[in-house]
RNA sequence: CGAGCACGCCGGAUGGCCGCGAGCACUGCGUUCCUCGGAACGCGGCGUUCGAGGAAAGUCCGGGCUCCGUAGGGCGCGGAGGUGGGUAACGCCCACCAGGCGCGAGCCUAGGGAAAGCGCAACAGAGAGCAGACCGCCGAUGACCCGGGCAACCGGGAACAGGCAAGGGUGAAACGGUGGGGUAAGAGCCCACCGCGGGGGCGGCGACGUCACCGGCACGGCAAGCCCCUCCGGGAGAAAGGCCGAAUAGGCAAGGAGGGCUCCUCGGAGCCCACGGUGCGGCCCGUACCGUUCGACUUGCGGGUAGGUCGUUCGAGCCCGUCGGCAACGGCGGGCCUAGAUCGAUGGCCAUCGCGGAGCAAUCCGAACAGGACCCGGCUUACACGCGUGGUCGCACA
Numbered sequence: 001c002g003a004g005c006a007c008g009c010c011g012g013a014u015g016g017c018c019g020c021g022a023g024c025a026c027u028g029c030g031u032u033c034c035u036c037g038g039a040a041c042g043c044g045g046c047g048u049u050c051g052a053g054g055a056a057a058g059u060c061c062g063g064g065c066u067c068c069g070u071a072g073g074g075c076g077c078g079g080a081g082g083u084g085g086g087u088a089a090c091g092c093c094c095a096c097c098a099g100g101c102g103c104g105a106g107c108c109u110a111g112g113g114a115a116a117g118c119g120c121a122a123c124a125g126a127g128a129g130c131a132g133a134c135c136g137c138c139g140a141u142g143a144c145c146c147g148g149g150c151a152a153c154c155g156g157g158a159a160c161a162g163g164c165a166a167g168g169g170u171g172a173a174a175c176g177g178u179g180g181g182g183u184a185a186g187a188g189c190c191c192a193c194c195g196c197g198g199g200g201g202c203g204g205c206g207a208c209g210u211c212a213c214c215g216g217c218a219c220g221g222c223a224a225g226c227c228c229c230u231c232c233g234g235g236a237g238a239a240a241g242g243c244c245g246a247a248u249a250g251g252c253a254a255g256g257a258g259g260g261c262u263c264c265u266c267g268g269a270g271c272c273c274a275c276g277g278u279g280c281g282g283c284c285c286g287u288a289c290c291g292u293u294c295g296a297c298u299u300g301c302g303g304g305u306a307g308g309u310c311g312u313u314c315g316a317g318c319c320c321g322u323c324g325g326c327a328a329c330g331g332c333g334g335g336c337c338u339a340g341a342u343c344g345a346u347g348g349c350c351a352u353c354g355c356g357g358a359g360c361a362a363u364c365c366g367a368a369c370a371g372g373a374c375c376c377g378g379c380u381u382a383c384a385c386g387c388g389u390g391g392u393c394g395c396a397c398a
Base pairs, nucleotide, nucleotide: 001394002393003392005390006389007388008387009386012353013352014351015350016349017348018347020051021050022049023048024047026045027044028043029042030041031040032039033038053369057380058379060378061377062376063375064374065237066236067235068234072285073284074283075282077233078232079231080230081229082096083095084094085093086092097111098109099108100107101106112228113227117226118225119222120221134168135167136164137163138162142160144157145156146155147154148153176194177193178192179191180190181189195217196215197214198213200211201210202209203208241310242309243308244307251301252300253299254298255297258273259272260271261270262269263268274292275291276290277289278288279287317336318335319334320333321332322331323330324329355366356365357364358363
């Protein structure tokens, strides 16, 4: 100097004028009520303080909070999947292990099980899982032909029977790989190493690693196919849900679950069993309450709800320092308060400076993705210009 890797930051600044929303304090006007002190509501004024994001987005996870009388057990359904840690929790974050990619810094992984079962792999190919012969190789031994020989037998040829799956081909993938021995030719048939399986020693919290030994060895891939194993999960959601105030129709129709005993003033009362219904995803069990014709509840039709306020922002909060930890993160000390709208707020103009580009200069042009709505921790996606830290590789110089 160049190329690439990991992490972090920024998202124009200052001033002035006009215009918006909220908190707090003071204050004015109007309406209503009233115990004559005031209260509620509406519309203002002055002052002061504050006023969008790193993703506010997607609504994908996890929670806080609220409600469902209890939220119990089971099934189903859904989710996660190496180990150890962090966290309120998680499918998130950190560290490590294994496998794979990269010269490397680093990056990727839906990472438990294929001897529980089912299923899938088109076409090609002989054959796609305890398979298989298209091209091939052998043909020692049985058979054929030729030559020699009395015979036994010897030599040669071709390739029938038979043997082989090592070589080639097909395919994404071919029944462990490489090398050697052996054989007629071959084959874990035998051997060495690798792979696979088994138990053992050592190291590690562990996933695992490593060392030596034993065994020719069980039989490929896909479970991000169904499935099996382990672990997790009640539901709904701020239009949740409360409070104040106001109004209406305590409306109409249909359906709707039983017997026994005792007492009695003969109206009825009480008890038992059974049955019906409701209880915020589905089913079953359990359970609580209500009801069984003075009928719970279900379904359909119809009517009313002007409004105000709480929830609503002090948080598993942020910043600084220090200690522990490889780290994520945690402890301790100190400091800070930063929207709370609801017909739903921050925009316009000017000046100076800064950033990027063009230009000799004057000067001109430009600046991304994009805006809360109960809150928080994550993940994912979008993003102009620019800045910083660490480490890798290459080249050159010293």
Predicted 3D model of a 398-nucleotide RNA (Bacterial RNase P class A) from a Planctomycetota bacterium. Its Rfam family is "Bacterial RNase P class A". By type it is a ribozyme. The sequence was found by an Rfam model in a public genome assembly. The model forms 94% of the base pairs in the Rfam consensus. Its mean pLDDT, the model's own confidence on a scale to 100, is 79.